The RNA shown here (small-subunit ribosomal RNA) has 1383 nucleotides and comes from an uncultured bacterium. The sequence is in RNAcentral, with records from ENA and SILVA. It matches the Rfam family "Bacterial small subunit ribosomal RNA". Rfam links the family to the GO terms structural constituent of ribosome and ribosome. Model confidence (mean pLDDT): 82 of 100.

């Protein structure tokens, strides 16, 4: 910051729909309209008579019907006059305003019909519409003549408590003013109709209703609108209004409004109420009332009590229509209705029965006011869609550990029972009661009362009974968290969901289906939009050290606050009364309607404003006093300022002199620069600028910027002490004003030194850069701009109170350099508090006060615009579409750092030997191929799986066969099993064929075996190691890695495990808010080193005897050696030294062996989604006449070429030839194989002995003694071909070892670079084994012989361990995150 859950709506919009009640419906285009209808009405004002009836007369005649004629009569077109038409009803354009609201005022005022009173109502007059005749025009309309009535108009008359005007008196009043009374002029009236009776005219007073005007006070946004205004502001007179008024209009005067926001753009009818909220508040003004505005735009007035008039008139304007072109007519924001806009909003309905309204005496007419109906789930209510039983828990479905189990589901079938609804039949209201009419009462004949008749759109609705029959009647959205509700399959980052986070890359509770469930239901959910949650605008209720936020500081005007004490007053505050605050509404009680929704009816509510009495504690306001804030007055300090003099050091530079060649200068090395035209160095002199070394200090001043060499003038401040004075004079401080460091600009001087831009040198991969040579504005001065900084203490100013300790500055108090106390400063640590925390903590970020500035997510952006300011540069003032969920602070744990400290380790260094260079072997990569099967891939894959690929192995390719299979289990049939031989084929296998009758029995039949048959199934080395279990690498035999109870922390976490020592070790010792403990470390196990003791055969033989050419051969012995059991010893145990009285550590002595003696085995907590699905186990997907199974025959052995690991060499420390010694550990009956004979030899015959300390592989080799080459590509070296053999095997072509003869490449010790090793080790010789028929083994894993060199030390590579610090990385963790630029 953003959201989801809550409630609301005149709402649309999807799927759905069974009924009633009550309510609501054009929020858009105040767009434009066809139609009809939405204001008339009185003959009881009038003159009449157009149409309709009656009546009278006359004519015609078809004698009961036509025609004429009379206004005679009941009505009544049109006319004239009267009274409505200024109500009802619709819209919200415009208006930000006295428009609404509230409250008052008129001593500035009017009001038809209505009521109440008081007088009056005389006489006369002229016309005029109508009608009648004559006209014009297409119509609308309209001339001209003639006659004619009124409650129409005139004119006299009377006349007032009326008007006006003037005089007194007199009463209120703040005032203009104004009641009351009296006299005086003047000046206006009237109308009749009717049979009385009545209803009407006149004038005047009074009331009700309604209204007109004035005022307080409430009642939008922008300040990127700051100045507005000439009838403007205000007198005097005059018009004019119903009425006051610059409302008008003339003259004078210059005012009047404004930051408490004028003026100006925007936006908007106000209000009761409506929603929402705990409430303040916010948000809205649909329906229902009040009030204002408006009727096609615009503007004007007549009439009239009333309009400047929705359905009146005039004029302009537009549109629209009609026209004979001359010319007219119209105004749905009235009900219905169309078009048009649009997400979207109804009938061109009925009645005047009621209610109300206009006219009338009245019937009574007119009323789209109203009252009904019809559409529409728009909404608020109400009801139903059935109730009770009913397990074999059915079928189906759907899931699972599936011969069965859960769940749908008491659900359903089944039975019983009920009718709201619905459907037919009947039956049927209240709403009506006056008005009028009739009869009766009273008493004053026209009142009032009684009684009875007359009137219902709604509607044969509403409600009632009967009948029928579960009969007609559920849907919608969600199911990963928030959020109630879980599975399967499908898909595979695809499709698609999504309010936020997120989900989907093959095991998706998030996507789309199903089954289930969870909410609400004639509705359900989506979207809009408003409130809430949000104390994320904070009155209530927020904050600015580091998270946004303190102005750079300072003076100061407004304004806002303000010391002590009295006294008045009572604005403000409290209280009490009275007016008013409409009704509706909401709230509560009652009552109607079956219930509710709805409505009635009565009270509370209206928190508000006026008025008026009362209280005075506090604020104001007046007045009078004080002195403690505050300010003035005298003595010490201080890089405080402004302006002048004055001084030395070092730096350049010139000038002389000495000197001479790169000791020049400079850097990490350099070079560019200077210089023999005499530099650098030294030495005087000179001359210039700038800056002041030492003192000097978490010292001192200033309001911040800021102030440094000494002095002199002048100026301001601030603190301590003192007493006097003033009497509150004080804080803070928007607008302003004034001061501001560096840069930079503007004149115009200066100009050693440094030193942007510039060059030039290096450096690099470049290097507009760090570095080095030089250098121009500048930096210095005096005037003048500019106004910004991390102008920080990232901390606003003042006042007051709140534990301590330490250190300084100035002052003061006693004599004083201790001390010690006070005031004002400057600094550290700290202690309740406070703080997210770090941290702050009397210099506050603490507890209170008072004012100002400011801050509201990050980005865009301090950007754009507009204003202002500057010479400019740029500064102030400052947003907005748009985009993201986040950016951000303080802290933890870890990892990292080309950050520190300490330590280790063949890690470097000292050595010794190797890899890379060659040439076989062997692995891999690539490549090739039908196939070269598959897996491993930095360290930690590449002599690895694979302790053995010719076939088999084998998993691969080709070919060619099998289908319940080569293997397991289970059913039936058969049959012993099993086997000879031909044929064909590569073979697997077919097809015919000889033999064979077992073992066990209760005799039924069983067990193994082999074939057929049909199907649950098998079979897989087919995928995932990133779905897993087990094994295993690595880091690493590193010192580490945890618990559990305290205790710290708001918490992550910390402590313990750090720290002082010491160790190979978190070994062990000391110390410690820790005390314990566990896995690791070490021991304990096993080899071996020395002894003893027992044991003494196959080993052994000193001594004894025998034997033999020889030989422990043979008698015998157990001394040795050796075997192999037991056991001892080595523990820092004794000595000295160090050391903290510790652990330890260093020397020594004894010992066989000495400080873990030496090898093993033994791998903490975990890191690498490290390796293996091809040892095996599995979980999911695939395959099933095949991705299974059999067979033959290839492949796994390829081959420009790269790479790891080896093996033999280059040679004389050697090669060959001859002699002569010494081991250990193992193996061996499908084996080991002696003697002896054959072969130059592999090897061939032979056959003793051995199931092994007895026999035998078996000769060890190097080494030692002699001879020989004599430094070459050799007598080094053996690769490679050639031939000819052995041997294993069914079979050596592809593709085996080995001999034996010839051949004899390459190779002369290997570039960068890189491994291995610290003692019986490297290094060098050789033997054994596994696995195997054999062997590609130089490999692997043991064995012994020989037998070395070094280690100064921890700086630097690599890697690890603790501690510490920095971090915009956070467990994918620096191979991290991140910026730019391009796709």
């Nucleotide at each position: 910051c953003u959201c989801a859950g809550g409630g609301a709506u005149g709402a649309a919009c999807g799927c759905u729909a069974g009924c009633g009640g009550c309510a609501g419906g054009c929020u858009u285009a105040a767009c434009a309209c066809a139609u009809g209808c939405a204001a008339g009405u009185c003959g009881a004002a009038c003159g009449g008579u157009a149409a309709c009836a009656g009546a009278a007369a006359a004519a015609g005649c078809u004698u009961g019907c036509u025609u004429u004629u009379u206004g005679c009569u009941g009505a009544c077109g049109a006319g004239u006059g009267g009274c409505g038409a200024a109500c009802g009803g619709g819209u919200g354009c415009g208006u930000a305003a006295c428009g609404c609201g509230u409250a008052u005022g008129c001593a500035a005022c009017c009001u038809a019909c209505c009521u109440u009173c008081u007088u009056c109502u005389g006489a006369g007059g002229a016309a005029u519409a109508g009608c009648c005749c004559a006209g014009a025009g297409a119509a609308a309309u309209u001339u001209g003549g003639a006659u004619u009535a009124a409650u129409a108009c005139c004119u006299c008359a009377u006349g007032a408590u009326a008007a006006u005007a003037u005089u007194u008196a007199u009463u209120c009043g703040c005032a203009u003013g104004u009641u009351u009374a009296a006299a005086u002029a003047u000046u206006u009236a009237a109308a009749g109709u009717u049979u009385u009776a009545g209803c009407g005219g006149a004038a005047g007073a009074a009331g009700a209703u309604g209204g007109g005007c004035a005022u307080g006070c409430g009642u939008g946004a922008c300040a990127u609108u700051a100045g507005u205004u000439u009838g403007u502001u205000g007198g005097u007179g005059a018009g004019g209004u119903a009425a006051c008024g610059g409302c008008u209009c003339a003259c004078c005067a210059a005012g009047a409004c404004u930051a408490c926001g004028a003026u100006g753009u925007c936006u908007a009818g106000g209000g009761g109420g409506u929603c929402u909220g705990a409430g303040a508040g916010g948000a809205u003004g649909a329906u229902c009332c009040c009030c204002c505005a408006c009727a096609c735009u615009g503007g004007u007035a007549c009439u009239g009590a009333g309009a400047c008039a929705c359905g009146g008139a005039c004029c302009a304007g537009a549109c629209u229509c009609c026209u004979a072109c001359g010319g007219g007519a119209g105004g749905c924001a009235g009900c219905a209705g169309u078009g048009a806009g649009g997400a979207a909003u109804a009938u061109u309905g009925g009645u005047c029965a009621a209610u109300g309204g206009a006219c009338g005496a009245a019937a009574g007419u007119c009323u789209g006011a109203a009252c009904c109906a019809g559409c529409c789930a728009u909404g608020c209510c109400g009801c139903g869609u059935g109730a009770a039983g009913g397990a074999u828990g059915a079928c189906g479905g759907c899931c699972c550990u599936a011969c069965g189990g859960g769940u749908u589901g008491u659900a359903a079938a089944c039975u019983u029972c009920u009718u709201u609804u619905g459907u037919a039949u009947a039956g049927g209201a209240a709403g009506a009661a006056a008005c009028c009419c009739c009869u009766c009462u009273a008493c004053g004949u026209g009142u009032a009362g009684a009684g009875g008749g007359c009137u219902g759109a709604c509607g044969g609705u509403a409600c009632u009974a009967u009948a029928c029959g579960a009969a007609u009647a559920a849907g919608c959205a969600c199911c990963g968290g928030c959020u109630a509700a879980c599975u399967c399959c499908g898909u595979g980052c695809c499709a698609g969901c999504a309010g936020c986070c997120g989900c989907g890359g093959u095991a998706a509770u998030a996507c789309g289906g199903a089954g289930g469930g969870u909410g609400c239901a004639a509705g359900c959910g989506u979207u809009a939009u408003c409130c809430g949650g949000a104390a994320u605008u904070a009155u209530u209720g927020g904050g600015u050290u580091u998270a946004a936020a303190g102005g750079g500081u300072g003076c100061g005007u407004a304004g806002g606050c303000g010391g002590a004490a009295a006294u008045u007053u009572a604005a403000g505050u409290c209280a009490g009364u009275g007016g008013u605050g409409a009704a509706a509404g909401c709230c509560u009680g009652c009552a109607g309607u079956u219930u509710a929704a709805c409505u009635g009816u009565a009270g509370a509510a209206u928190u508000g404003c006026c008025a008026u009495u009362g209280a005075u504690a506090c604020u104001g306001a007046a007045u009078u006093u004080c002195u403690u804030g505050a300010a003035u007055c005298u003595a010490a300090u201080g890089a405080a300022g402004u302006a002048g003099g004055c001084g030395g050091a070092a730096c350049a530079u010139g000038a002389c002199a000495u000197g001479u060649a790169g000791c020049c200068g400079g850097u990490g090395a350099a070079a560019u620069g200077c210089u023999u035209a005499g530099a650098u160095a030294u030495g005087u002199c000179a001359u210039a600028g700038a800056a002041c070394a030492c003192c000097g200090a978490u010292a001192g001043c200033g309001a911040a910027g800021g102030c440094a060499g000494c002095u002199u003038a002048c100026u301001a401040a601030g603190u301590u002490a003192g007493u006097a004075u003033u009497g509150a004079c004080g804080c803070u401080a928007a607008u302003g004003c004034a001061c501001g460091a560096a840069a930079g600009c503007a004149u115009g001087g200066g100009g050693a030194g440094c030193g942007a831009a510039c060059a030039g040198g290096a450096u690099u991969a470049g290097a507009u850069a760090c570095c080095c040579u030089g250098g121009u504005a500048g930096u210095c001065c005096a005037c003048g701009c500019c106004g910004u900084a991390a102008a920080c203490u990232a901390u606003g100013a003042u006042u007051a109170c709140u534990c301590g300790c330490u250190a300084u500055u100035g002052g003061c108090g006693a004599u004083a350099u201790a001390c010690u106390g006070u005031c004002a400063g400057u600094g550290g640590c700290u202690a309740a508090g406070c703080g997210a925390a770090a941290g702050u903590g009397a210099u506050a970020a603490g507890u209170a006060a008072u004012c100002c500035a400011c801050c509201u997510g990050g980005g865009g952006a301090g950007u754009a615009c507009g204003a202002u300011c500057g010479c400019a540069a740029g500064g102030u003032u400052g947003a907005a579409a748009c985009u993201c969920a986040a950016a951000g602070g303080a802290a933890u744990u870890g990892a990292c750092g080309g950050g520190g400290g300490c330590c280790c380790g063949c890690a470097c260094a000292a050595g010794c030997g190797g890899u890379g260079g060659a040439g076989c072997a062997u692995g891999u990569g690539g490549u090739u191929u039908a196939a070269u099967u598959c897996g491993a891939u930095g360290c930690a894959a590449c002599g690895c799986g694979a302790a053995g690929a010719a076939c088999c192995u084998u998993a691969c390719c080709u070919a060619c066969a099998c289908u319940u299979g080569a293997c397991a289990u289970c059913a039936u049939c058969a049959g012993a099993a099993c086997u000879u031989g031909u044929u064909a084929g590569a073979g697997a296998u077919a097809a015919c064929u000889c033999g064979g009758u077992g073992c066990c029995u209760u005799c039924g039949g069983g067990a193994a075996c082999u074939g057929a048959u049909a199907g649950a199934c098998a079979g897989g080395u087919g995928c995932u190691g990133c779905a897993u279990g087990g094994c295993u690498g690595u880091c690493g035999u590193c010192a580490g890695c945890u618990c559990g109870u305290g205790u710290c922390g708001u918490g992550a976490g910390a402590u313990g495990u750090u720290g002082g020592g010491u160790u190979a070790a978190g070994u062990c010792c000391c110390g410690c808010a820790a005390c314990g403990a566990g896995c690791g470390c070490a021991a304990c196990c096993c080899c071996u080193a020395u002894c003893a003791c027992u044991a003494g055969u196959u080993g052994c033989c000193a001594g004894c005897a025998c034997g033999u050419u020889a030989u422990g051969g043979u008698g015998g012995g157990g001394a040795c050696u050796c075997u192999a059991g037991u056991g001892a010893g080595a523990c820092u145990g004794c000595c000295g030294g160090u050391g903290a009285c510790a652990a330890a550590c260093c020397g020594g002595a004894g010992g066989a062996a000495g400080g873990u003696g030496g090898g093993g085995a033994u791998g903490a907590c975990g890191u690498c989604a490290a390796g293996u699905c091809a040892u095996c186990a599995u979980g999911g997907c695939c395959c099933u006449u095949a991705u299974g199974u059999g067979u033959a025959g290839g492949g796994c052995u390829a081959c420009a070429c790269a790479c790891g690991u080896g093996c033999u060499a280059c040679a004389a420390u050697g090669g060959a030839c001859g002699g002569u010694a010494c081991a250990g550990a193992g193996g061996g009956u499908u084996g080991c194989c002696a003697a002896c004979c054959c072969g130059c030899g592999a090897g061939g015959g032979g056959g003793a002995g051995c199931u092994a300390a007895u026999c035998u592989c078996a000769g060890a080799a190097a080494a030692c003694c002699g001879u020989u080459c004599u430094c070459a590509g050799u007598c080094c070296g053996g690769a490679u071909c050639g031939a000819a053999g052995u041997c294993u095997g069914c079979a050596a072509c592809u593709c085996g070892a080995c001999u034996u003869c010839g051949u004899g490449a390459a190779g002369u010790c290997g570039g960068a670079a890189u491994c291995g090793c610290u003692a019986g080790u490297a290094a060098u010789c050789g033997c054994g084994a596994a696995u195997c028929a054999g062997c590609a083994a130089u490999g692997u894993c043991g064995c012994g012989g020989u037998g070395a060199a070094u280690a100064c030390g921890u700086u630097c590579c690599c890697g690890g361990g603790c501690c510490u610090u920095g971090c915009a990385c956070u467990a994918c963790a620096c191979c991290g995150c991140c910026c730019g630029u391009c796709a």